[in-house]
RNA sequence: GCUCUCGUAGUCAAGCGGUUAAGACGCUUGCCUCGAAUGCAAGAGGUCGUGGGGUCGAAUCCCACCGAGUGCA
Numbered sequence: 001g002c003u004c005u006c007g008u009a010g011u012c013a014a015g016c017g018g019u020u021a022a023g024a025c026g027c028u029u030g031c032c033u034c035g036a037a038u039g040c041a042a043g044a045g046g047u048c049g050u051g052g053g054g055u056c057g058a059a060u061c062c063c064a065c066c067g068a069g070u071g072c073a
Stems, first nucleotide, its partner, number of pairs: 001072002004069004010025003018056001027043005049065005
């Protein structure tokens, strides 16, 4: 330098055009307990890497850029 894959909550991660972006761990509160852990219940937390395009409609499709990784030279 080129090819390909990926970027979604603090971490992991599903969703591949159509109301409110699933879930797990973690966090907060409550119940339980002498207290804690375990367990149960509820809750908070997301401009879906950035910008643009196309679409009635985008996390999803297209382009550029940024970042991470695989492979080739």
The prediction has a mean pLDDT of 83.
A computed fold for a 73-nucleotide RNA from uncultured Occallatibacter sp., annotated as transfer RNA.
NCBI's taxonomy places the organism under Bacteria, Pseudomonadati, Terriglobales, Acidobacteriaceae, Occallatibacter.
The RNAcentral record of the sequence draws on MGnify.